RNA sequence: CAAGUAGAACGGAUGAUCGCGGCAGCCUUUGGCUGGUGAGGAAAGUCCGGGCUUCGCAGGGCAGGAUGCCGGAUAACGUCCGGUGGAGGUGACUCCAAGGAAAGUGCAACAGAAAUGAAACCGCAGCGUAAGCUGUAAGGGUGAAAUGGCAGUGUAAGAGACUACCGCUUUUCUGGUAACAGGAAAGGCUGUGUAAACCCCAUCCGAAGCAAGACCAAACAGAGAACCAUAGAUUGGCCCGAUCUGUUUUCAGGUAGGUCGCUUGAAAUAGUCGGCAACGGCUAUUCUAGAUAGAUGAUCGUCCAAGACAUAACCCGGCUUAUAGUUCUGCUUGCUCU
RNA sequence: CGGCGAUUAGCGCAGCCCGGUAGCGCAUCUGGUUUGGGACCAGAGGGUCGCAGGUUCGAACCCUGCAUCGCCGACCA
Numbered sequence: 001c002a003a004g005u006a007g008a009a010c011g012g013a014u015g016a017u018c019g020c021g022g023c024a025g026c027c028u029u030u031g032g033c034u035g036g037u038g039a040g041g042a043a044a045g046u047c048c049g050g051g052c053u054u055c056g057c058a059g060g061g062c063a064g065g066a067u068g069c070c071g072g073a074u075a076a077c078g079u080c081c082g083g084u085g086g087a088g089g090u091g092a093c094u095c096c097a098a099g100g101a102a103a104g105u106g107c108a109a110c111a112g113a114a115a116u117g118a119a120a121c122c123g124c125a126g127c128g129u130a131a132g133c134u135g136u137a138a139g140g141g142u143g144a145a146a147u148g149g150c151a152g153u154g155u156a157a158g159a160g161a162c163u164a165c166c167g168c169u170u171u172u173c174u175g176g177u178a179a180c181a182g183g184a185a186a187g188g189c190u191g192u193g194u195a196a197a198c199c200c201c202a203u204c205c206g207a208a209g210c211a212a213g214a215c216c217a218a219a220c221a222g223a224g225a226a227c228c229a230u231a232g233a234u235u236g237g238c239c240c241g242a243u244c245u246g247u248u249u250u251c252a253g254g255u256a257g258g259u260c261g262c263u264u265g266a267a268a269u270a271g272u273c274g275g276c277a278a279c280g281g282c283u284a285u286u287c288u289a290g291a292u293a294g295a296u297g298a299u300c301g302u303c304c305a306a307g308a309c310a311u312a313a314c315c316c317g318g319c320u321u322a323u324a325g326u327u328c329u330g331c332u333u334g335c336u337c338u
Numbered sequence: 339c340g341g342c343g344a345u346u347a348g349c350g351c352a353g354c355c356c357g358g359u360a361g362c363g364c365a366u367c368u369g370g371u372u373u374g375g376g377a378c379c380a381g382a383g384g385g386u387c388g389c390a391g392g393u394u395c396g397a398a399c400c401c402u403g404c405a406u407c408g409c410c411g412a413c414c415a
Stems, first nucleotide, its partner, number of pairs: 001334010012303007020038002023035005040309001044320002047318005052209004059240004064205005069083005084098001085096004099200002104198002106194003121140002123136005148166002151163003167189001168187008213260004222251006231245004253414003267286008304307001339411007348364004358395001366382005388404005
């Protein structure tokens, strides 16, 4: 210098005028004036987890759902961190729903002789004049997949039939918290794949959601159906348990006003300590939108790289997806120069 | 804002649970029938199964992420 890889930050700046939502103060109070404040890294998708609220405080069983190598972090998680194994890359590094197929069941279309305790189409060898019979699974062919691989011995031809190495299974030793790694001995080659098929094992899960829910005010018109304590309902898929006694439901009718929930929080910033890290402890400082038809905008001037994706609606922790461009840092490879 | 569902031929729908050649009706086209048309009869064409990725030998179907469309949800008696 070029190419790459991992991570982080920013994502128009500035001035003037007009305008909008909260808050505070003042005033002549349907309002006006002044001051200060006012979106994001994803506010998005609503895919997970938690707080909060209500329900009969949610007990037991069945069913259902989710997760799935090991250890840790956390309020919790399907998230994150560190490691193990596997795959890719020269490398930095990246990716992996990664338990069990030797508990059982199912499936494996077409092709092929044969698709799981199966089988012999071509072939090889022996016998036979031949038709054919017997042995075999080296080789060919089919298929996504063909019953350990490779070399040798052996044989009529062959074959784990036997031997060495590799693989597999079992037992065991050493290291490690563990996943696992390395080694030794024995076995015998027998049991292919699929669990994002049913299933088994382990762990976790009560349900609904701020239109939850609490309070005030206003208005109206009732009618029908189900059941009657051996009943009906609450509880959500079911049963038991528990609780209540006018409860559920359909149609019609009325009001669609206000207050709270609502933003001080697993909060942010800085420092320091512990930890490889995720993260946690301590100290100091700060207060940083809260609307309810829904506020952040418009115009003009200057500058540059000419501004992408996108606008809170109860709140947090993540994940996923969208994103013009700019800047910084660590590392890798290649080339050149000293 | 919250909670659900759907996407397969021009239109309306099956098939998906439990993976193995994508179907039905209407419509379109061709031929027959008729003097001609309709109806009827016979036949044919038409599909990246919304998009992308994964699991599997193999995906409309199983899993994940997007996109589009639709439905429901206030209080009082």